[in-house]
RNA sequence: CUCUUAUCUUGAGCGGUGGAGGGACUGGCCCUAUGAACCCGCGGCAACCUUCAAAUGAUUUAUUAUUUGAAAGGUGCCAAUUCCUGCAAAGUGGAUACUUUGACAGAUGAGGG
Numbered sequence: 001c002u003c004u005u006a007u008c009u010u011g012a013g014c015g016g017u018g019g020a021g022g023g024a025c026u027g028g029c030c031c032u033a034u035g036a037a038c039c040c041g042c043g044g045c046a047a048c049c050u051u052c053a054a055a056u057g058a059u060u061u062a063u064u065a066u067u068u069g070a071a072a073g074g075u076g077c078c079a080a081u082u083c084c085u086g087c088a089a090a091g092u093g094g095a096u097a098c099u100u101u102g103a104c105a106g107a108u109g110a111g112g113g
Stems, first nucleotide, its partner, number of pairs: 001113008013042004021031003025086001027084002043078003048074002050071010082105001087102006
């Protein structure tokens, strides 16, 4: 970088450094000198992988699968629903508006190339 798969309306920030950007992209709308990004320290959230326990099922009888619970080792995350939106369909409507669903794109985990 790419493929498969699961999840994405929950939750959780202070300090230092730095000095103008940031929220992936489009159009919006926001955040930001009452200090952006990056980096560092400490803290927290969550429970994908992992570990442990229990129950149930399967078989090869000590392994495996599922479910539930606990922990927090590996990641991840800590403004706004993935901030909204884009493409398609349906519904309502006088309306270029609104609503819903699905897709696309993106993010993260796990596995593969």
SAM riboswitch aptamer (S box leader) from Virgibacillus profundi, 113 nucleotides, folded computationally.
The coordinates come from a structure-prediction model, not an experiment, and the mean pLDDT is 85.
The organism belongs to Virgibacillus, within Bacteria.